[in-house]
Molecule: RNase P RNA; transfer RNA
Organism: Atribacterota bacterium
RNA sequence: UAAGUAAAUCAGGUAAUCGCAGGUUUUUGUAAACCUGAGGAAAGUCCGAGCUCCGUAGGGCAGAGUGCUGGGUAAUACCCAGUGGGAGUGAUCCCAGGAAAGUGCUACAGAAAAGAGACAGCCAGUAUUCUGGCAAUGGUGAAAAGGCAGGGUAAGAGCCUACCAGUUAUUGGGCGACCAAUAAGCUUAGCAAACCCCGCUUGGAGUAAGAUCAAGAAGAGAACAGAUAGUGGCCCGCUAUAAGUUUUCGGGUAGAUCGCUAGAAGUAUAAGGUAACUUAUACUCCAGAUAGAUGAUUACCACACUAUUUUUACCUGAUGGUAAAUACAGUGACAGAACUCGGCUUAUGAUUUACUUACCAA
RNA sequence: UGGGGGAUCGUCCAGUGGUAGGACACCAGAUUCUGGAUCUGGGAACGGUGGUUCGAGCCCACCUCCCUCAGCCA
Numbered sequence: 001u002a003a004g005u006a007a008a009u010c011a012g013g014u015a016a017u018c019g020c021a022g023g024u025u026u027u028u029g030u031a032a033a034c035c036u037g038a039g040g041a042a043a044g045u046c047c048g049a050g051c052u053c054c055g056u057a058g059g060g061c062a063g064a065g066u067g068c069u070g071g072g073u074a075a076u077a078c079c080c081a082g083u084g085g086g087a088g089u090g091a092u093c094c095c096a097g098g099a100a101a102g103u104g105c106u107a108c109a110g111a112a113a114a115g116a117g118a119c120a121g122c123c124a125g126u127a128u129u130c131u132g133g134c135a136a137u138g139g140u141g142a143a144a145a146g147g148c149a150g151g152g153u154a155a156g157a158g159c160c161u162a163c164c165a166g167u168u169a170u171u172g173g174g175c176g177a178c179c180a181a182u183a184a185g186c187u188u189a190g191c192a193a194a195c196c197c198c199g200c201u202u203g204g205a206g207u208a209a210g211a212u213c214a215a216g217a218a219g220a221g222a223a224c225a226g227a228u229a230g231u232g233g234c235c236c237g238c239u240a241u242a243a244g245u246u247u248u249c250g251g252g253u254a255g256a257u258c259g260c261u262a263g264a265a266g267u268a269u270a271a272g273g274u275a276a277c278u279u280a281u282a283c284u285c286c287a288g289a290u291a292g293a294u295g296a297u298u299a300c301c302a303c304a305c306u307a308u309u310u311u312u313a314c315c316u317g318a319u320g321g322u323a324a325a326u327a328c329a330g331u332g333a334c335a336g337a338a339c340u341c342g343g344c345u346u347a348u349g350a351u352u353u354a355c356u357u358a359c360c361a362a
Numbered sequence: 363u364g365g366g367g368g369a370u371c372g373u374c375c376a377g378u379g380g381u382a383g384g385a386c387a388c389c390a391g392a393u394u395c396u397g398g399a400u401c402u403g404g405g406a407a408c409g410g411u412g413g414u415u416c417g418a419g420c421c422c423a424c425c426u427c428c429c430u431c432a433g434c435c436a
Base pairs, nucleotide, nucleotide: 001358002357003356004355005354006353007352008351009350010349012301013300014299015298016297017296018295020037021036022035023034024033025032026031039334043345044344046343047342048341049340050339051206052205053204054203058236059235060234061233063202064201065200066199067198068082069081070080071079072078083096084095085094086093087092097197098196102195103194104191105190106189119138120137121134122133123132124131125130146164147163149161150160151159165187167184168183169182170181171180172179173178210258211257212256213255219249220248221247222246223245224244227241228240229239230238251435252434253433265284266283267282268281269280270279271278272277303332304331305330306329308327310325311324312323313322314321315320363432364431365430366429367428368427369426372386373385374384375383380416388404389403390402391401392400409425410424411423412422413421
């Protein structure tokens, strides 16, 4: 210098004028003054919680979610630290229970596709045709029944041996996933983001939850006791049921207040912990609308990029090129709170730091 | 704002992991004096990007677009 990998930070600033929303004070009121006013993702709504209601929310089946180990957390599918496997030259990134409980699938090709099989082929029997032995070699396929070498044999074969991979057992280490060594035996296909099995979690709905008030209006039909409704698909249990409950059609309304923002909150310091994170102390208060406010203009300053002007230095035979400074102009990512938090994912501009690889110079 | 569902030729629909199919429409030919009808043939699609798998329209994740439902009184 180029190409990459990982992480962190910021999301222009100040002033003036006009305008919008909320709060406080003053005012009979209009209004005035002052203060405050979007994000890292406010987004997707993919997870997890708080909170509220459903006449407890109890049991069983079914369903759904999740899945290496240990830790963190209110909780999680998140985060941290590790283990094993895979990708990459590397920094680094990605994946994760069980296929030896059972079922299912593995098209086409191929002789044979799951405890399989003999097409070509090899060998023996006087042997192109028949019989028997074999699975090393070839061909097919995504995948061919451990790999490779030697011995052995009529030809062959874990049939035997060494090494490697895998399985099981023992011993040792580690909290654990797992790792190391030794021995045995000869070897066991893949798919669970197929059903399933095992472990763990799970009642449902969502602030249009829900509470209070106001306004207006028109009723008609149906079901209701081994039934209907009350909450999830089903069953049991529980509760209510005639001046009642549920439901269909029709009618009215489209308003106000609360919920609503002080919270698992933020900032700083100290301590513990490899880390995620936790604890203690001090300080701070930081949007709250309901068709939805948070905007616009001007001036100055700052940063980055682009084009141009001028000056200086260097290179070149020359046109010109490179670097630095200067002046002016233009441009400035994704995006817009709607109950609130913790994450994830997606969109996106700029800067910085650490590391890797390659090349050049000293 | 909060739930639910969907995306396959131009249009409407099939497709339970193994060569994407049907109807209508379109194009060409045949038939006819010409057109229509009829017959024969043809072209044309899995919303996008990744992952699981030997193999994905189908299974999983994330995006894009479309459709749909809702409160209170009585």